[in-house]
């Protein structure tokens, strides 16, 4: 210094060629059951889809900056 690749809940990952209110488990909380803990089971909360700005009637998603992490070659 060029390139690809990835960035989405506290963690790991999904979202079917750009369409309905962005989901699952695993964890917190909360409740049950139990003498009690743990496991079981049932329910709630948690998201600026890294940032910023574009096209589009509509954008996690196409495009450009940027920042962050990974890798390839000099």
């Nucleotide at each position: 210094g060029u390139c690809c690749c990835c960035g989405u809940a506290g963690c790991u990952c999904a979202a079917u060629u750009g369409g309905u209110u962005a989901g699952a488990g695993c964890g917190u909380c909360c409740g049950g059951c139990u003498c009690a803990u743990a496991a079981c089971c049932g329910g709630c909360a948690g998201g600026u889809u890294a940032c910023a700005g574009g096209u589009u009637c509509g954008a996690g998603u196409c495009c450009u900056g940027u920042c962050g992490g990974g890798g390839a070659c000099a």
Molecule: transfer RNA
Organism: Candidatus Altarchaeales archaeon